RNA sequence: GGUGAACGCUGGCAGUGUGCCUAAGACAUGCAAGUCGAACGGGGAAGAGAGAGAGCUUGCUCUUUCUUUUCCCAGUGGCGAACGGGUGAGUAACACGUGGGUGACCCACCCCUAGGAGGGGGAUAACAGCUGGAAACGGCUGCUAAUCCCGCAUGGUCCCAAGAGCGCUAAGGGCUUUUGGGUAAAGACUUGAUUCGCCUAGGGACGGGCCCGCGGCCCAUCAGCUAGUUGGUGCGGUAACGGCGCACCAAGGCGACGACGGGUAGCCGACCUGAGAGGGUGACCGGCCACAGGGGCACUGAGACACGGGCCCCACUCCUACGGGAGGCAGCAGUUAGGGAUCUUCCCCAAUGGGCGCAAGCCUGAGGGAGCGACACUGCGUGAAGGAAGAAGGCCUUCGGGUUGUAAACUUCUGAACGAGGGACGAUAAUGACGGUACCUCGGUAACAGCACCGGCUAACUCCGUGCCAGCAGCCGCGGUAAUACGGAGGGUGCGAGCGUUAUCCGGAGUUACUGGGCGUAAAGGGCGCGUAGGCGGUUUAUCGAGUCUGAUGUCAAAGCGUGGGGCUCAACCCCAUAAGGGCGUUGGAUACUGAUAAGCUUGACUCCUGGAGGGGCAAGUGGAAUUACCAGUGUAGCGGUGGAAUGCGUAGAUACUGGUAGGAACACCCAUAGCGAAGGCAGCUUGCUGGACAGGGAGUGACGCUGAGGCGCGAAAGUGUGGGGAGCGAACCGGAUUAGAUACCCGGGUAGUCCACACCCUAAACGAUGCACACUUGGUGUUAGGCCGUUGGGUCUAGCGCCGGAGCUAACGCGUUAAGUGUGCCGCCUGGGAAGUACGGCCGCAAGGUUGAAACUCAAAGGAAUUGACGGGGACCCGCACAAGCGGUGGAGCAUGUGGUUUAAUUCGAAGCAACGCGAAGAACCUUACCAGGCCUUGACAUCCCCCGAACCCUCCAGAGAUGGAGGGGUGCCCCCUUGCGGGGAGCGGGGUGACAGGUGCUGCAUGGCUGUCGUCAGCUCGUGUCGUGAGAUGUUGGGUUAAGUCCCGCAACGAGCGCAACCCCUGCCCCUAGUUGCCAACGGUUCGGCCGGGAACUCUAGGGGGACUGCCUGUGAAAGCAGGAGGAAGGCGGGGAUGACGUCUAGUCAGCAUGGUCCUUACGGCCUGGGCUACACACGUGCUACAAUGGCCGGCACAAUGCGCUGCGAACCCGCGAGGGCGAGCGAAUCGCACAAAGCCGGUCCCAGUUCGGAUUGCAGUCUGCAACUCGACUGCAUGAAGUUGGAAUCGCUAGUAAUCGCGGAUCAGCCAUGCCGCGGUGAAUACGUUCCCGGGUCUUGUACACACCGCCCGUCAAACCAUGGGAGUGAGUUGCACCCGAAGACGCAACGCAGCGCGAACGCUGUUUGUGUUUAAGGUGUGGCUCAUGACUGGGGU
Repeated sequence: GGUGAACGCUGGCAGUGUGCCUAAGACAUGCAAGUCGAACGGGGAAGAGAGAGAGCUUGCUCUUUCUUUUCCCAGUGGCGAACGGGUGAGUAACACGUGGGUGACCCACCCCUAGGAGGGGGAUAACAGCUGGAAACGGCUGCUAAUCCCGCAUGGUCCCAAGAGCGCUAAGGGCUUUUGGGUAAAGACUUGAUUCGCCUAGGGACGGGCCCGCGGCCCAUCAGCUAGUUGGUGCGGUAACGGCGCACCAAGGCGACGACGGGUAGCCGACCUGAGAGGGUGACCGGCCACAGGGGCACUGAGACACGGGCCCCACUCCUACGGGAGGCAGCAGUUAGGGAUCUUCCCCAAUGGGCGCAAGCCUGAGGGAGCGACACUGCGUGAAGGAAGAAGGCCUUCGGGUUGUAAACUUCUGAACGAGGGACGAUAAUGACGGUACCUCGGUAACAGCACCGGCUAACUCCGUGCCAGCAGCCGCGGUAAUACGGAGGGUGCGAGCGUUAUCCGGAGUUACUGGGCGUAAAGGGCGCGUAGGCGGUUUAUCGAGUCUGAUGUCAAAGCGUGGGGCUCAACCCCAUAAGGGCGUUGGAUACUGAUAAGCUUGACUCCUGGAGGGGCAAGUGGAAUUACCAGUGUAGCGGUGGAAUGCGUAGAUACUGGUAGGAACACCCAUAGCGAAGGCAGCUUGCUGGACAGGGAGUGACGCUGAGGCGCGAAAGUGUGGGGAGCGAACCGGAUUAGAUACCCGGGUAGUCCACACCCUAAACGAUGCACACUUGGUGUUAGGCCGUUGGGUCUAGCGCCGGAGCUAACGCGUUAAGUGUGCCGCCUGGGAAGUACGGCCGCAAGGUUGAAACUCAAAGGAAUUGACGGGGACCCGCACAAGCGGUGGAGCAUGUGGUUUAAUUCGAAGCAACGCGAAGAACCUUACCAGGCCUUGACAUCCCCCGAACCCUCCAGAGAUGGAGGGGUGCCCCCUUGCGGGGAGCGGGGUGACAGGUGCUGCAUGGCUGUCGUCAGCUCGUGUCGUGAGAUGUUGGGUUAAGUCCCGCAACGAGCGCAACCCCUGCCCCUAGUUGCCAACGGUUCGGCCGGGAACUCUAGGGGGACUGCCUGUGAAAGCAGGAGGAAGGCGGGGAUGACGUCUAGUCAGCAUGGUCCUUACGGCCUGGGCUACACACGUGCUACAAUGGCCGGCACAAUGCGCUGCGAACCCGCGAGGGCGAGCGAAUCGCACAAAGCCGGUCCCAGUUCGGAUUGCAGUCUGCAACUCGACUGCAUGAAGUUGGAAUCGCUAGUAAUCGCGGAUCAGCCAUGCCGCGGUGAAUACGUUCCCGGGUCUUGUACACACCGCCCGUCAAACCAUGGGAGUGAGUUGCACCCGAAGACGCAACGCAGCGCGAACGCUGUUUGUGUUUAAGGUGUGGCUCAUGACUGGGGU
């Protein structure tokens, strides 16, 4: 884009078309083919005339006869009924299309021409009578007509037989002619002319029959078919040729150019699509064919094997009196069934056409019309113009607004339907179904819009609901709490009386490739050769003119398509004209190319000669090394084997060594990147036989060539059969190990086999994953064989084998004179993945199996090459307390603390490997507090607004656990106004009230901000421009060095730049300057001996500023960067520490710090209170503290810090208490006073290795302090008690120097404190690092990848469960078809005969017809046996999801 459509929603009008695609299922009812009286005889009715009769009302009625007119009925006869109309079952065929042939034919009606119609005869229906039957329908007797039937005559240009001629012919043709024989006729009408008919013959036209060339479906898993088969002769038959039929004779005919068989199908003009070539279709209209319930058959006829004729068989339906009968809508309507689905039992012959008729006319479901259906096409309409307060409403909103939207309202205008009037063409006279229709005019109401879609493709976006549910979906895919994808809404987009969906066809699809594809790796080269058919084929000349080209001509119906024009108001539709097309036929011409024929040529091909190379093949023979076995000797305890072992062998003497013997198999070195062969493949040596290639130079043949469907042969290994052989090796098997297991890898054994002969098998990653042949197209280098030139290493030619590369090709990788380049010829093969190289069938095989080779079903991919990452029990290089080397711990104990678990009314919540677990907690008895129980409040504890009252506020009492409720008392301030006063207003505060609202530690850290952890202080992460690549992307950033570092240097198609690194900042280490109190005290003076005082400004210190370090200097090394060493220096090679954390990752953490979208609760999920809980306790884990002791505990004495903190505070001295502490309270907002005695340490003493003078848990008693309150549940003190624990399994942590270890001190939070935690401070103060193999983490390069939520990846097979399709299957059922036989209707044909009829003068006899009998043929039926197809089947096989 299309449709004979259907379905869903919706539906105004008109025109034109179109409408059972399914059950060629079955059909009620009506109609669809009749007509002619001018062919004929009757019957009936009516009218008229005449006659007769009867009745009577005397001019009427009835009856009857004759004549006549009209009408009706059946019959005889004629023509038609073979057309028209329907359908598509069958048919793969001369059925159709196209072009021819008919010398092998017919043709009623029509036209033309010529001639003719004389004279006889006969029968029969109707009818009448009788009669059978339920009916349908008959029977007998009798009568009769014709354009009915039959002789006779005449007759030709007709027919038959024989003959001749003409020019033609392949032929049965045409024309002319001779003789003999044969064959015709019908009348009717009319006053009449005449008209319509009749017969014969010739011709025409129309319509047909038959034959032939060519063309158009699928399956080769249909490969062979055929007996009337193929041909001949003869006869029969036909309009006619013909095996069309028959008899005889011969043995042919068809087929890979697809016979035969199976499946499917009416064919064409055309229609749809497509740029075309093609592909699909064959409704409507037109041509042809076939069919008429399923089959067979003939009759009549010009024509039929006959839709509305006949006979017979079968099936079905109907009637029946059971004896018999009737029927055929695939004609028009209509019914029923089937189906997703397809109309009125309409009007008319007015027109067109048909039949009959002289005609009038009759008939006509052909046809013309109307009806129904949006089924299709076309046209029109549902209004037009104006109209901003941008109304209301809806929807959204950032709350400002936006949008629906000039849309509506409103104003003006027009005027479908509808009503009325007029009124055609179709018919130039009559006749109009349509139809009072189309159309015109007047009047006349603003008057019907829907459907689909809005994630991308694809035009159109928001809200709500839902929450992997419900659902959507053409493909990709949406939906798991903010869904532009589901459902609704608003808005939008597209079409519009339609819009979507489904089905189907073409297109896109160059995705079957003729136009116009491919095969190294994506699907695809046959394993290899020889060769048949076929296809293709060098060069020259001549001839032919088949192909080819060209002119003319015939045809290709009409319609359709195209173009031009015309008619309906336009269009659709219709009409006219014209054009074109390619095919086929005929004919004229051309001859380059192809072809054919003939004759040549030598370059393709082949042959001969010479020569050398070679694991080419086959056969026979032969050799040495080694292994093994056996024999003998020497010899002794092991051997062997492995990662390590064991099994095994060995004291019956192994292994080892020596000698000998036997047997089998394979051939080291040479050996190669080499050679040969078609491939498979080929290796000791010798001989014989034998194939091929190559080089050289001549000679010969003369296209003999290339390819090659089928075919034939060869064909590794394994395997099979028969017979040998068997040393080594070695499937299976046995044993030993390994392992979770180990039906494996390793080890010890070992059978088939491996070897030989013969015969099979026929596959392979049979690979160069690259068919064969020929030609052409830059090069370099190596090598094999041979030749030539030159010559001390060279050049060159031919053939082969390799590597690297140019153009070109390729998706890329790559190929590249050995092409995957450029061409030609031929063959093979491919067409998404899986199912599957499977099933079935065929062929081959002894078997194993091979070959050929599907489908159902299923998936939205499968695949190639390359890219970036990630990963690897891949590689290279390099880092880190990563390992190693050390020191100290944890894991064991008790306790503290956190967590899990459990418990509980609640044990609030979060954190979860590293990177949760002394974490949020830098302070849970109440509070905190979020949890639980109970008691209470509802505009609320808190914010803003409004109204009323009251200042606020303070004190006391009662009830209650308290929240709260109640009562009483005191008290009126500040600002402003009017003021006599009272009073009024306001700010703030309190109480009461109303509604907006508050409130929520409710949920979502997977909606977020912010902040944080982590990789990781790791050295990386990127960009611009350029360049390379089709592209992803690469380059830069890789490489060589170097560094802590992508730090720096060098190199480089890169050149630069950014974020990171480093530096800039802080602390600390040295020095200087400035400054000198509260700090300091060297010198001087004083002193109560305390920097205490005077004083000093030097020192320490304090805290501001500056200096200093830069590989700067030297040596070595290096290209440089740098590195190593040295000097100087307080300090060196980033001095030490901190702050500082790139692009990003972990959908990391946090909605409970805060903020915040969405959502939920609203007398509660909010708020207040009391009490409880967060402190529970069989357990488990993390982090710690204290220990287990003598480097120690205890007692006494003595010494030395730093950081800090202090007014609700630190609190001296003094007094009391054993002590915690208490009392008093100086000083100090602090370099001034206080906390505050630092401890380890040092000195002295004691303990003596023990569960202790270690250790301190636990428990009892007594206290202190804080606090409203220490029961749950505080810390501390004294006395008493004295538990586990004697250095901690597997495992595991920290630390590289002022570090670890060890010792104490301070601070935050804080009433107090469960702090052994955390953050800081100083004191004392080590050991070790060979090194980078390994563990962990990380960086760079490289490699492989089927991974990319990226190895915590991906993924294979069995098994289990479900579903689906399918193979096998004892069979069973159905369809179709072959063969053989039986039976055999109707009919036709043959034969025969009695009878009957007719004819011949006709008894015999003959002829014709009929009947009967019989034979042949044959439909249907039956029996038997095969083939094919389908369905089904217990069970079973694999396959898919």

Description:
Small-subunit ribosomal RNA from an uncultured bacterium, 1441 nucleotides, folded computationally.